[in-house]
RNA sequence: AUCUUCAGGGCAGGGUGUAAAUCCCGACCGGCGGUUAAAGUCCGCGACUCUCAUUAGAGACCGAAUCGGUGUAAUUCCGGUACCGACAGUAUAGUCUGGAUGAAAGAAGAU
Numbered sequence: 001a002u003c004u005u006c007a008g009g010g011c012a013g014g015g016u017g018u019a020a021a022u023c024c025c026g027a028c029c030g031g032c033g034g035u036u037a038a039a040g041u042c043c044g045c046g047a048c049u050c051u052c053a054u055u056a057g058a059g060a061c062c063g064a065a066u067c068g069g070u071g072u073a074a075u076u077c078c079g080g081u082a083c084c085g086a087c088a089g090u091a092u093a094g095u096c097u098g099g100a101u102g103a104a105a106g107a108a109g110a111u
Base pairs, nucleotide, nucleotide: 001111002110003109004108005107006106013025014024015023027095028094029085030084031045032044033043034042040083041082049060050059051058052057065081066080067079068078069077087098088097089096
């Protein structure tokens, strides 16, 4: 440098109601790289959404944490208590269905 493959998880149980995995109680989940040591909530990136563009692509937007302990070192481990989660559809959705058998941060491999 070219090519190939891979690359997101989750409402048990119950209440109300004509109807809710959407409301209420409660349950559950955590992409990629980095960081003296392992991160949904530190730093950065992707995705989604919006705008522009014939396309390629460019720009905008971009959620949430603290206390104690151990230690050379942890906002990452252990313990406590919190918090966050695109768009469209539908009884109001982080978890259902759909765009998506898509795209992609990136990971691995072949030449």
Molecule: FMN riboswitch aptamer (RFN element)
Organism: Ligilactobacillus ruminis